[in-house]
Context: one part of a larger RNA
RNA sequence: UCGGGCGUAAAGAGGGAGCAGGCGGCAAUACACGUCUGUGGUAAAAGGCUGAAGCUUAACUUCCCUAACCCAUGGAAACCAGAUAGCUAGAGGACAGCAGAGGAACGCGGAAUUCCAUGGUAGCGGUGAAUGCGCAGAUAUAUGGAGGAACACCAGUGGCGAAGACGGCGUUCUGGGCUGUAGCUGACGCUCAGUCCCGAAAGCGUGGGGAGCAAAUAGGAUUAGAUACCCUAGUAGUCCACGCCGUAAACGAUGAGUACUAAGUGUUGGGGGGUCGAACCUCAGUGCUGCAGUUAACGCAAUAAGUACUCCGCCUGAGUAGUACGUUCGCAAGAAUGAAACUC
Numbered sequence: 001u002c003g004g005g006c007g008u009a010a011a012g013a014g015g016g017a018g019c020a021g022g023c024g025g026c027a028a029u030a031c032a033c034g035u036c037u038g039u040g041g042u043a044a045a046a047g048g049c050u051g052a053a054g055c056u057u058a059a060c061u062u063c064c065c066u067a068a069c070c071c072a073u074g075g076a077a078a079c080c081a082g083a084u085a086g087c088u089a090g091a092g093g094a095c096a097g098c099a100g101a102g103g104a105a106c107g108c109g110g111a112a113u114u115c116c117a118u119g120g121u122a123g124c125g126g127u128g129a130a131u132g133c134g135c136a137g138a139u140a141u142a143u144g145g146a147g148g149a150a151c152a153c154c155a156g157u158g159g160c161g162a163a164g165a166c167g168g169c170g171u172u173c174u175g176g177g178c179u180g181u182a183g184c185u186g187a188c189g190c191u192c193a194g195u196c197c198c199g200a201a202a203g204c205g206u207g208g209g210g211a212g213c214a215a216a217u218a219g220g221a222u223u224a225g226a227u228a229c230c231c232u233a234g235u236a237g238u239c240c241a242c243g244c245c246g247u248a249a250a251c252g253a254u255g256a257g258u259a260c261u262a263a264g265u266g267u268u269g270g271g272g273g274g275u276c277g278a279a280c281c282u283c284a285g286u287g288c289u290g291c292a293g294u295u296a297a298c299g300c301a302a303u304a305a306g307u308a309c310u311c312c313g314c315c316u317g318a319g320u321a322g323u324a325c326g327u328u329c330g331c332a333a334g335a336a337u338g339a340a341a342c343u344c
Stems, first nucleotide, its partner, number of pairs: 003316004007298002012312001014198004021191003025087002028084002034079001035076007048066001051063004090188001091185002094181005102174007109151001114146005123133002159166001203244006212238002217233004255311006263289010293300002317344003326337004
């Protein structure tokens, strides 16, 4: 490479937008680029194919016949490409509704912790204990004040978002989705190497902020030791603004799109329906159970891991190793790309 694969054995890129490329709905007309085909030309030998012959056979060698590419010239018109003029089932506008922790900015609120002040008196705290705090007035309780961070209940295999993620309340700005109507456009679509953008936590830079928590660190215990687990303290950090980093068990360990393939039962948001209502029907999501099928098994099973097609990414024994070297990116930490010798 081929073949075979990628939920758990190696393998789906963390997620999106999208150029090139690949692939692409229904029906008509002409053309004849691809495609199929006739004839002629050309086609060195060897090689290939068919049939023979010679070395004992074979390999090998020799002989005969013949094909393909290419050129010229006719023919066919289903499919592919391009052209012309159309269609509406894909896709997208329009109009009417709907739900939502989707995003950004600004403002407001209550509970709790901590701190400060006042009043008040002897222990508090932790636990197996001790360090620690407290008559220089603590803890508990009450009142007043300061400040930061997070939003109990509602809350739900509930919602929204492409993913990361998003949860007190209000206002402003703003993205997406679903349903219904079928009056508009008329294939405008799908996927996507490179590229660009987003991307938890930790970490980095500059400037703020700092209540609680808490790497590091200190002390007390435990222990043979205890650079830990437990306790008392506690700094970065956690928070905000701006700029980097670009990684995670970034997981459904399951790429995206389209079509098809038994049922049953919850739930969220619409529509139809009906007698206020319910049943029932239907679209879009989100769960469970389960047939056919599939799977090595576990399991999956209309939200497929079933049946097919299109496009992208990735895998190819284990270790060495996500290491070395080189390159690109980064302030750094490091990230991306990514071997071999050797061993089994």
Source information:
Small-subunit ribosomal RNA, central domain from an uncultured bacterium, 344 nucleotides, folded computationally. The RNAcentral record of the full RNA draws on ENA, Greengenes and SILVA.